[in-house]
Context: one part of a larger RNA
RNA sequence: AGCGUAUGGGGAAUGCCUAGGCUCUCAGAGGCGAUGAAGGACGUGAUAAGCUGCGAAAAGCUGCGGGGAUUGGCACAUACAAAUUGAUCCGCAGAUAUCCGAAUGGGGCAACCCAGCAUAUUGAAGAUAUGUUAUCCGAAAGGAGGUAAACCCGGAGAACUGAAACAUCUAAGUACCCGGAGGAGAAGAAAACAAAAGUGAUUCCGUUAGUAGUGGCGAGCGAACGCGGAUUAGCCCAAACCAGUAUUGUUAAGGCAAUGCUGGGGUUGUAGGACUGCGAUAUUUGAACUGAGAUGAAUUAGAAUAGUUUGGAAAAACUAACCAAAGAGGGUGAUAGUCCCGUAUAAGUAAAGAUUAGUAAGAUAGCAGUAUCCUGAGUAGCGCGGGACACGAGUAAUCCUGUGUGAAUCAGUCGGGACCAUCCGAUAAGGCUAAAUACUCCUGAGAGACCGAUAGUGAACUAGUACCGUGAGGGAAAGGUGAAAAGAACCCUGAAUAAGGGAGUGAAAUAGAUCCUGAAACCAUACGCUU
Numbered sequence: 001a002g003c004g005u006a007u008g009g010g011g012a013a014u015g016c017c018u019a020g021g022c023u024c025u026c027a028g029a030g031g032c033g034a035u036g037a038a039g040g041a042c043g044u045g046a047u048a049a050g051c052u053g054c055g056a057a058a059a060g061c062u063g064c065g066g067g068g069a070u071u072g073g074c075a076c077a078u079a080c081a082a083a084u085u086g087a088u089c090c091g092c093a094g095a096u097a098u099c100c101g102a103a104u105g106g107g108g109c110a111a112c113c114c115a116g117c118a119u120a121u122u123g124a125a126g127a128u129a130u131g132u133u134a135u136c137c138g139a140a141a142g143g144a145g146g147u148a149a150a151c152c153c154g155g156a157g158a159a160c161u162g163a164a165a166c167a168u169c170u171a172a173g174u175a176c177c178c179g180g181a182g183g184a185g186a187a188g189a190a191a192a193c194a195a196a197a198g199u200g201a202u203u204c205c206g207u208u209a210g211u212a213g214u215g216g217c218g219a220g221c222g223a224a225c226g227c228g229g230a231u232u233a234g235c236c237c238a239a240a241c242c243a244g245u246a247u248u249g250u251u252a253a254g255g256c257a258a259u260g261c262u263g264g265g266g267u268u269g270u271a272g273g274a275c276u277g278c279g280a281u282a283u284u285u286g287a288a289c290u291g292a293g294a295u296g297a298a299u300u301a302g303a304a305u306a307g308u309u310u311g312g313a314a315a316a317a318c319u320a321a322c323c324a325a326a327g328a329g330g331g332u333g334a335u336a337g338u339c340c341c342g343u344a345u346a347a348g349u350a351a352a353g354a355u356u357a358g359u360a361a362g363a364u365a366g367c368a369g370u371a372u373c374c375u376g377a378g379u380a381g382c383g384c385g386g387g388a389c390a391c392g393a394g395u396a397a398u399c400c401u402g403u404g405u406g407a408a409u410c411a412g413u414c415g416g417g418a419c420c421a422u423c424c425g426a427u428a429a430g431g432c433u434a435a436a437u438a439c440u441c442c443u444g445a446g447a448g449a450c451c452g453a454u455a456g457u458g459a460a461c462u463a464g465u466a467c468c469g470u471g472a473g474g475g476a477a478a479g480g481u482g483a484a485a486a487g488a489a490c491c492c493u494g495a496a497u498a499a500g501g502g503a504g505u506g507a508a509a510u511a512g513a514u515c516c517u518g519a520a521a522c523c524a525u526a527c528g529c530u531u
Stems, first nucleotide, its partner, number of pairs: 001530009015516001016480002020451002022448007029440002031147002039100003042055003046078002050074002061094006070082003105114003115133007135144003151182001152180004162169001166216001192199002203230005213221002234432003237376001241264010269410001271375004275369004284363002288359005295352001299347003305320005321338002323327001329341003381405008391417001412427005467474002487515001490502004
C1' cells in the first nucleotide's frame, strides 16, 4: 500500500407516516361596493419579532339563543387576572371600525399635505372638535363610478404553425385588448322547414356524418333535412277607430284642420283587426296581503365486555359474553362494534321559508257581414365594395351593411339555393319571455385501481415568504424525539453558559433535541492475509 472482516464517523437515500395537495360527485351560493368594496398601510397583547384576530371601544364591546368548567389565539414560559352572580367557546343580530384605496373638499411621490362653509368651546383673532363640500345621468326622488376565478354577449383582432418552400388557404374569429350583463348569458314564438306527405318558437345532447358539399379540388374545412331524447309557455306594442287635453293654423266666431301628449281599442295568415249588427259575463290566470307550514343556526339524547397470558403499554392471543335501525370513520401506550369522539335513529329552534288555504287589484274569450280604413319606409329590392353562412364569386340562393338608388300595401309582399312558371309555405322592416344548457373565486357533505415531502399546488413549515431584479417580473429551500418531556437533578473533566464522561428518566438514549428508520460515496480504528 492493497484486499478481507469487525466497529465507528459522515451522509442522507430507502421504508413507514401525514398535518397538505390533486381530480371528481351531490347540494348550496353565485357577488361585494359612496351605509365607502376588493386590496393594503399603520397600529393593537403584561412581556410581543412573525402569523392570526381586531381597529384609538383595537387577540376585542353589547343583546338574544346554545352550552356547562375551565379560560387569557398559533405559543408548551413567568407574572397577573377572569369564571357556577355561568366565563372561555359556538350560533344569530348589533356597536365600534384610524389612514390609503372607485377615493369623492383641493392637492399629492398611495397610506401624506393644505383648505372653504355650518355648529360648539366664545364676544373677537387664533386654535380644536363634529358635520359637510368630487364628477356624470336625472325635473326631482334617486342612480352610476370600482372590484371579482371561470362561464356569456358584443366591438376590435394577430403571428408562430400546417400546406413538408410560399402568396389564396390554414392556424382562427383562436390568443391578446376593450365594452356590457347575469346567476346564468345568448337565442326564441316562423316573411321557418319540408315536398305532393307533413312538421310546428328557442336552447342542449345523441345520430344523420367525416356523409352532401367546399377547397392553390392542395393542406384542410365541413353542414342540413330527418330520426331519437332533455325541457317545455307563451305573450305585449305600433296602426286603423273612439274620447280627452295642449299648441298652432284658419274662420261665416258656431266650428274645422294639423301636430303632440294621455286614456280606451287592438295584435294576425284558415288572414286578423277597425267598422256595422247580434250575444254575454263564461274560461283560464293572477301581483299583493293574511293564516298554516315541511324544512331550517348553534345544539341535545344515543345500545353493548370481562377474565387470563405475553408485553413498557392490550385494542393482540386464548376463554367466556353482549349490542346492532349503530360492524361509516377517527382517537386511545400494538390491530377496539361493546374505552373516548362519533355512527344508525330520534328530538330541538332564531332568522328565513318550499308548499298550501283564503281574500283579491288586475289580465284573458265569442257569432255574422265585408262597402271603406289599418296591419312597422329611406324599409324591402337593386348597383358597387366588403363581411357572415360548412359554401374561398362560384350557377350562388339566404343573412348583415359602408356607399348610391329606391318599391308595393292583401287582387299585397317574402321564401322554397341562379332565373321563370305552376304549386306549396310564411306574413319582414317593433318588443318581452321560464325550463332543459355553460362555469366554479367560494360553502357543506362525500368519493378516488390519485400523490405521499426531489412526489402532490410554487407553497404540508412565518410562501407568493426569504432572496434576486430600477422595473415588468422571477422565485426557493425547509415535515417526523418519545406513549408521555418523564427534555437529563446531582457529580467529574474543561477557561467555559462549548463539548464530553458518569448518574438518573425511559421499553429503547446507537430515541438526547443536528433527535424514527439510517443505504451508498467518502473518512477512521482494530485484527487477519498478501506484497
Predicted 3D model of a 531-nucleotide part of an RNA (large-subunit ribosomal RNA, domain I) from Olleya marilimosa CAM030. The source organism's lineage runs through Bacteria, Bacteroidota, Flavobacteriia, Flavobacteriaceae and Olleya marilimosa. The prediction has a mean pLDDT of 83.